[in-house]
Context: one part of a larger RNA
RNA sequence: CGUUGAUUCUUGAAGGGAUUCGUUCUUAGUACGAGAGGACCAGAACGAACGGACCUCUGGUGUACCUGCUGUCCUGCCAAGGGCACCGCAGGGUAGCUAUGUUCGGAACGGAUAACCGCUGAAAGCAUCUAAGCGGGAAACCGCCCCUAAGAUGAGGAAUCGUUAUAGACCCCUAGGAGAUGACUAGGUUGAUAGGCGCUAGGUGUACGCACAGUAAUGUGUUUAGCCGAGGCGUACUAAUUGGUCGA
Numbered sequence: 001c002g003u004u005g006a007u008u009c010u011u012g013a014a015g016g017g018a019u020u021c022g023u024u025c026u027u028a029g030u031a032c033g034a035g036a037g038g039a040c041c042a043g044a045a046c047g048a049a050c051g052g053a054c055c056u057c058u059g060g061u062g063u064a065c066c067u068g069c070u071g072u073c074c075u076g077c078c079a080a081g082g083g084c085a086c087c088g089c090a091g092g093g094u095a096g097c098u099a100u101g102u103u104c105g106g107a108a109c110g111g112a113u114a115a116c117c118g119c120u121g122a123a124a125g126c127a128u129c130u131a132a133g134c135g136g137g138a139a140a141c142c143g144c145c146c147c148u149a150a151g152a153u154g155a156g157g158a159a160u161c162g163u164u165a166u167a168g169a170c171c172c173c174u175a176g177g178a179g180a181u182g183a184c185u186a187g188g189u190u191g192a193u194a195g196g197c198g199c200u201a202g203g204u205g206u207a208c209g210c211a212c213a214g215u216a217a218u219g220u221g222u223u224u225a226g227c228c229g230a231g232g233c234g235u236a237c238u239a240a241u242u243g244g245u246c247g248a
Base pairs, nucleotide, nucleotide: 001151005161006160007159008158009157010156014148015147016146017145020048021047022046023045024044025043026042032037050105051104052103053102054101058099059098060097061096065092066091067090068089069088070085071084072083073082074081075080109143110142111141116136117135118134119133168246169245170244171243172188173187174186175185176184193239194238195237196235197234198233199232200231202228203227204226209222210221211220212219213218
């Protein structure tokens, strides 16, 4: 830009993906074979690699967070803290992201076939799977399964709203299940979109101060404390104001 208004939901031409392999058990030590050995067919279980999704579990990360420790400077000093030292070092760790973790997948079925196996059957009184005709038959082919998909210019379909001042959309703003920017998604007071505040799953691991014991270091009590809480629930306190533009 087109599809000749818009919103929501769709069909599927076409394209892509996947469609892999093994072991064990039963049948059965059966058929077969002198024996050694040892099946077809059929059924079941467990795996490998690969792929999709996810974070309950096991872990990783986690420069939000909590705790411990060292040196030094500072807050006048003690105590308690702050800065810097690779995040100063070390021990843990929520959300998110993640694999080595969890879960799911290949199946089954149908169609038409290859080699091949057949039925009926002449040419050629026989024979012959083939010449007419009709079956079976493979991880290959076409479907079935998953994904994209109407620029499929052949631009499809359905429902609803709208056409003379409106249906709808955008600008702008609050944000993130999105993200380089656009875009997408959730919202914009008829509001829980973000922040704040309250409670909390959870993390850390028992704060400061005070009291007591001890000469002291330190320990005990207050205290399953204190601090944090990217997650969850709630709450209009703050910010999403007012408005403008496009539009058959």

Large-subunit ribosomal RNA, domain VI from Parcubacteria group bacterium GW2011_GWC2_48_17, 248 nucleotides, folded computationally. It matches the Rfam family "Bacterial large subunit ribosomal RNA". Model confidence (mean pLDDT): 88 of 100.